[in-house]
RNA sequence: CCGUGCUAGGCGGGGACGUAGCGGCGCCCUGAACCCGCAAUCCGCUUUAGCGGGGCUGAAUUCCCUCUCGAGGGGUGCAGGCCCCGGGUCAGCGCCCCACCCGUGGUGCUGAUGGCCCGGUCCCACGACGAUGAAGGCCCGUGAACCAGGUCAGGUCCGGAAGGAAGCAGCCUUAAGCGGUCACCCUCAGGCGUUGUGGGAGCGCCAGGCCUGAGCCACGAGCGGGAGACGCGUCCCGGGAACCGAUCUCGACGGAGGGUGCACGG
Numbered sequence: 001c002c003g004u005g006c007u008a009g010g011c012g013g014g015g016a017c018g019u020a021g022c023g024g025c026g027c028c029c030u031g032a033a034c035c036c037g038c039a040a041u042c043c044g045c046u047u048u049a050g051c052g053g054g055g056c057u058g059a060a061u062u063c064c065c066u067c068u069c070g071a072g073g074g075g076u077g078c079a080g081g082c083c084c085c086g087g088g089u090c091a092g093c094g095c096c097c098c099a100c101c102c103g104u105g106g107u108g109c110u111g112a113u114g115g116c117c118c119g120g121u122c123c124c125a126c127g128a129c130g131a132u133g134a135a136g137g138c139c140c141g142u143g144a145a146c147c148a149g150g151u152c153a154g155g156u157c158c159g160g161a162a163g164g165a166a167g168c169a170g171c172c173u174u175a176a177g178c179g180g181u182c183a184c185c186c187u188c189a190g191g192c193g194u195u196g197u198g199g200g201a202g203c204g205c206c207a208g209g210c211c212u213g214a215g216c217c218a219c220g221a222g223c224g225g226g227a228g229a230c231g232c233g234u235c236c237c238g239g240g241a242a243c244c245g246a247u248c249u250c251g252a253c254g255g256a257g258g259g260u261g262c263a264c265g266g
Stems, first nucleotide, its partner, number of pairs: 001266006009057003012030004020046005034054005063259006072250005078245001080244002083240006090233001092232003096226003100222001102220006114211004119206003122200009132189003136185002139180004148173004156165003
């Protein structure tokens, strides 16, 4: 070095969850990779950390180690990108205000605009009328065992009699009081209405008179200025965050390098 037969090893691996820890069943990734039994209120174990049974392969393309690549998973809040919330800031845009200019429409010599005068609208005081409300009168009803009136049966009293007197019940009436009606009368009240007189405030609005004599009003566009209540935006501060990014960590598949027996025969 070659051949034959064996043995260790291998016949998938990884991530998260879970566990004192390890592995498995279940989930996810990788990608092609023997079979049967067990198993999430679980199954099997203890750092050589699935167990039991059977089968195949076998010292190298296949087993072991190191490096590399990196699918995928997990952690951190690091707050850079995008986004959300709160506070502030700037006055960039919108909204709002003012001036100028342009356009459209309306109105105006049957008088726009402006000026002056007077009155009203506003406030105060006093009054008139009305309405409303309250009390009273008028009116209606009721209303007295006796201490109100009239009439007073019966009965009582006086009288020889004729007659007379007081008078209960009943009936009629009425006073105070109570209730009602509120048409009429009277009195009073006030954040009522209309109006008169006097005073005041004031130029906003309305009406009138006089003068003047061509503009005035609304909307839209442009341009300039202003203000900081609101919306958008800039910048700053604080907070939150699924995703992207950053960083840490595990890491399949793949790639490179290295390592690993025994017996017999030639």
Molecule: Bacterial large signal recognition particle RNA
Organism: soil metagenome